[in-house]
RNA sequence: GCGGAAGUAGCUCAGUAGGUAGAGCAUCAGCCUUCCAAGCUGAGGGUCGCGGGUUCGAACCUCGUCUUCCGCU
Numbered sequence: 001g002c003g004g005a006a007g008u009a010g011c012u013c014a015g016u017a018g019g020u021a022g023a024g025c026a027u028c029a030g031c032c033u034u035c036c037a038a039g040c041u042g043a044g045g046g047u048c049g050c051g052g053g054u055u056c057g058a059a060c061c062u063c064g065u066c067u068u069c070c071g072c073u
Stems, first nucleotide, its partner, number of pairs: 001072007010025004019056001027043005049065005
C1' cells in the first nucleotide's frame, strides 16, 4: 500500500430485504423472606464509532474517515 471482518446500553450481543432500537447480565426501587441469597415486578441508561450523501423516513443503502483484528504485498 491492497483486500476482508468488527464497531449498537456499564458488559456480552441481537436487530438484513429502510418505517422513529431490543434481550441477557449488571445498577436502582418495590414485592417476597425473620435477615441475606434466590425469585417476581418495575425503572433509569443508547444522537446505533465519527462526518457527509440518497430518501418523506437510515443502525440498515452510499461516500469518506477513525479504532481493533485477520490476510496479502

The RNA shown here (transfer RNA) has 73 nucleotides and comes from a Bacteroidales bacterium. Its Rfam family is "tRNA". By type it is a transfer RNA. Gene Ontology term of the family: triplet codon-amino acid adaptor activity.